[in-house]
Context: one part of a larger RNA
RNA sequence: GGAUGAACGCUAGCGGCAGGCCUAACACAUGCAAGUCGAGGGGUAACGAUGUCUUCGGACAGUCGACGACCGGCGCACAGCGGGGUGAGUAACGCGUAUACAACCUACCUUUAACAGGAGGAUAGCCCCGAGAAAUCGGGAUUAAUACUCCAUAACAUCGUUUUACCGCAUGGUAUUUCGAUUAAAACUCCGGUGGUUAAAGAUGGGUAUGCGUGACAUUAGUUUGUUGGUGAGGUAACGGCUCACCAAGACUACGAUGUCUAGGGGUUCUGAGAGGAUGAUCCCCCACACUGGUACUGAGACACGGACCAGACUCCUACGGGAGGCAGCAGUGAGGAAUAUUGGUCAAUGGACGCAAGUCUGAACCAGCCAUGCCGCGUGCAGGAUGACGGCCCUAUGGGUUGUAAACUGCUUUUAUUAAGGAAUAACUCCCUGGUCGUGUAUCAGGGCUGAACAUACUUAAAGAUAAGCACCGGCUAACUCCGUGCCAGCAGCCGCGGUAAUACGGAGGGUGCAAGCGUUAUCC
Numbered sequence: 001g002g003a004u005g006a007a008c009g010c011u012a013g014c015g016g017c018a019g020g021c022c023u024a025a026c027a028c029a030u031g032c033a034a035g036u037c038g039a040g041g042g043g044u045a046a047c048g049a050u051g052u053c054u055u056c057g058g059a060c061a062g063u064c065g066a067c068g069a070c071c072g073g074c075g076c077a078c079a080g081c082g083g084g085g086u087g088a089g090u091a092a093c094g095c096g097u098a099u100a101c102a103a104c105c106u107a108c109c110u111u112u113a114a115c116a117g118g119a120g121g122a123u124a125g126c127c128c129c130g131a132g133a134a135a136u137c138g139g140g141a142u143u144a145a146u147a148c149u150c151c152a153u154a155a156c157a158u159c160g161u162u163u164u165a166c167c168g169c170a171u172g173g174u175a176u177u178u179c180g181a182u183u184a185a186a187a188c189u190c191c192g193g194u195g196g197u198u199a200a201a202g203a204u205g206g207g208u209a210u211g212c213g214u215g216a217c218a219u220u221a222g223u224u225u226g227u228u229g230g231u232g233a234g235g236u237a238a239c240g241g242c243u244c245a246c247c248a249a250g251a252c253u254a255c256g257a258u259g260u261c262u263a264g265g266g267g268u269u270c271u272g273a274g275a276g277g278a279u280g281a282u283c284c285c286c287c288a289c290a291c292u293g294g295u296a297c298u299g300a301g302a303c304a305c306g307g308a309c310c311a312g313a314c315u316c317c318u319a320c321g322g323g324a325g326g327c328a329g330c331a332g333u334g335a336g337g338a339a340u341a342u343u344g345g346u347c348a349a350u351g352g353a354c355g356c357a358a359g360u361c362u363g364a365a366c367c368a369g370c371c372a373u374g375c376c377g378c379g380u381g382c383a384g385g386a387u388g389a390c391g392g393c394c395c396u397a398u399g400g401g402u403u404g405u406a407a408a409c410u411g412c413u414u415u416u417a418u419u420a421a422g423g424a425a426u427a428a429c430u431c432c433c434u435g436g437u438c439g440u441g442u443a444u445c446a447g448g449g450c451u452g453a454a455c456a457u458a459c460u461u462a463a464a465g466a467u468a469a470g471c472a473c474c475g476g477c478u479a480a481c482u483c484c485g486u487g488c489c490a491g492c493a494g495c496c497g498c499g500g501u502a503a504u505a506c507g508g509a510g511g512g513u514g515c516a517a518g519c520g521u522u523a524u525c526c
Base pairs, nucleotide, nucleotide: 001526002525003524004523006522007521008520009519010518013378014377015376016375017374018373019371020370021336026334027333028332030331031330032329035074036073037072040071041070043067044066047065048064049063050061051060052059053058085289086288087287094214095213096212097211098210099209100208101207104206105205109202110201111200112199113198114197115196117151118150119149120148127140128139129138130137131136157182158181159180160179164175165174166173167172187194188193215261216260217259222252223251224250227249228248229247230246231245232244233243234242264286265285266284267283269278270277271276291312292311293310294309295308314325315324316323317322342368344367345366346365350364351362352361353360354359381412382411383410384409391403392402393401394400395399418463419462420461421460422459426454431449432448433447434446435445436444437443438441470515471514472513473512474511475496476495477494481510482509483508484507485506491498492497
C1' cells in the first nucleotide's frame, strides 16, 4: 500500500447493487416450512344447492356441488442438472483430476413389441360394546377398491440343457440354435382418452474400483490377527475378508507405516510483476451430519432433518399407572460474545409435489423491513458582494497581518429533500370466447379476454424553496505552525523518542494539511 462476513470511537443527506451468529453442532416458548388426487374406493362429519315434510323452531333425503376422518396411489428420498440448514465428524478414493465396470442398479420420462381371461377371502371406515387421566388400545358385527390372494395364458425375461460362428482384456463376451421348467396385469371415463403388466432400447441419476495429487509433528519407529493371501460357502444391484469355515504366514514401514494434533474438499477469494504466500463467508460442485449412540423397516432410491424402534442425557404433561418432544428449515427467544437483522407480504413470476384439468400446497423462490457492513453513484449550491465589517488569533501594537469573498446582503438555479398529479415493464401460459388448418381431435395455429406480492413502485410532470459535513493529523519518517497552560508532573508514543520554566512532540486555542458521508483506531492476511 492493498484486503476484510469485521468490531470499537466520533459523525451522518440520498439512491443503486451486494452482504449480514466468524462465538455455544448451546438450550429452545409460539407460528409456519409437505402435501395432493372424489377422473382409484367405501362413503357423508361440516358448508352450500335441490326436493319432501313441517308444530315454521326445524327435520329428513348422498340426489347434486363439494368433502373432514378412513382405505388406496404418487410425493415426503428434491424431483434431470436445482428444496432449505449446518460444518460436528472426516488427513479419507473424502475431495480434485484422469480412467475402468467383460462386476452393477435406475421410479417418473421417451421409443419399440406383446398382453390384460377367470375366481376368491379379508380389512379400515361406519355401527355396537369395553379399558384408560391422557396418549391410545381391545372385542363383536358388517362393507369396498387401481388394497390383497389364487388359477389361466406367456417370451426376446429367469433357470437348466443342446448347436454353431465370431471376437476379446485374464475370468470371458456377443450372436445363433434344441428341449424343458418358472413367472404378469386394474381399472376409471366427459367415450376422445387416461391408466395397468411383461420385455428391449434410450435418456437421466446413482453405485463400485484404480493411477496421480491433496496438512503438522520423528521430542511418534515399529504396526497388524479378519490382520495379508488362498479354497469353498453365504450375502449384495454388483466386485471384494463384505461375512463365515478351513488352509498358509503373511501384509505395511525412513519414498515415513503406526500414533498424536489440526482440518470438510474443490471452483474460488485476497495479495503479489510473477513465482509464490494466505484463504475456503456469500455463489456453484462434491461429501458428511440432523439432541447423543445404535438398528433396521418401507421403497426404484434412505439405513431417511420436520419417518420407525432401542438405549442415553435433557425438557414438559400426569389422576403416579403412564405418556409427549427434538429449529445445524423461516422468523423469533434465552445464553455466550467485541459482534451479526423482521415472530413481515405473495404464490404475480421462476421452479417443485399431486391432479385430465380447474386448482391446492410450497418460510424453495420473488419481494418488502432493519444495519454506512462493503462497493458504486449523486448532493450539501451558483453568481455578485471590501467601510477587506464585527468577533477570534498573532505581531516589532495610536498600527499591521490573518481568518477572508469567507460572512452579512442582493440576484439566480433546483440534482436531492418536501408536496401534488399522472404512471409502466416484469404477463407468458393455463383457462374462456371467436376464427382458420388438416389427419375432424379434449389436435394444432391465430386473434381477443382473464391474472401483479413488490406498488402510495420505477419513471414523468408541476409547485414553492437553499434544506444536508464531518473525522484524523500538523517533531522526523509524513502533507501541514504559532500562542497560551503545564513544568520528568499531567500526559503522548507505530519507530526514533517528547515533557526537569521560552515544548511546532503533553492539554487548549487560532491557523493549516489530508480524506470525505465518512474519518480514525484495533484485529487478521499478503
This is a predicted structure of a 526-nucleotide part of an RNA (small-subunit ribosomal RNA, 5' domain) from an uncultured prokaryote. Rfam family: Bacterial small subunit ribosomal RNA. Rfam links the family to the GO terms ribosome and structural constituent of ribosome. Model confidence (mean pLDDT): 82 of 100. The RNAcentral record of the full RNA draws on ENA.